[in-house]
Molecule: transfer RNA
Organism: Planctomyces sp.
């Protein structure tokens, strides 16, 4: 120096192509049951979607440009 995939809740991950309430899973909280730290069950709580602007009534979703991480090439 170039090209390319990825960035979404503490941790993993789907949602994007088809724009219209942001899902799941482990993790946490609270309460049941159970002799119990375990397990199971019923509820809760956490992410303004890497930033920064633009399109739009509406943008995780389309546009740009720029952080960052991995992989390839020179």
């Nucleotide at each position: 120096c170039a090209g390319a995939a990825c960035g979404u809740a503490a941790c993993g991950a789907a949602g994007c192509c088809u724009g219209g309430u942001a899902u799941c899973g482990c993790a946490c909280c609270u309460g049941g049951c159970u002799g119990g730290g375990g397990g199971c069950c019923a509820g809760g709580a956490g992410a303004u979607c890497g930033u920064u602007g633009g399109u739009u009534c509406a943008a995780a979703u389309c546009c740009a440009a720029c952080c960052g991480u991995u992989c390839u090439g020179a």